[in-house]
RNA sequence: GCGGACGUAGCUCAGUUGGUAGAGCAUCAGCUUCCCAAGCUGAGGGUCGCCGGUUCGAGCCCGGUCGUCCGCU
Repeated sequence: GCGGACGUAGCUCAGUUGGUAGAGCAUCAGCUUCCCAAGCUGAGGGUCGCCGGUUCGAGCCCGGUCGUCCGCU
């Protein structure tokens, strides 16, 4: 220098014919227990890396860009 994959909640990740952003764990509250743990219920938490484009509408399609990883030279 060229090519590819990935980037979504604190962490690990889902999310495909474009149509209100989710799960598990963690955190907080409640229930339960003599207490703790475990269990059950609920709640909070998101600029979907960033900038732009297409569209009535973008996590998803297109262009650019940044970061991580892999391969080639």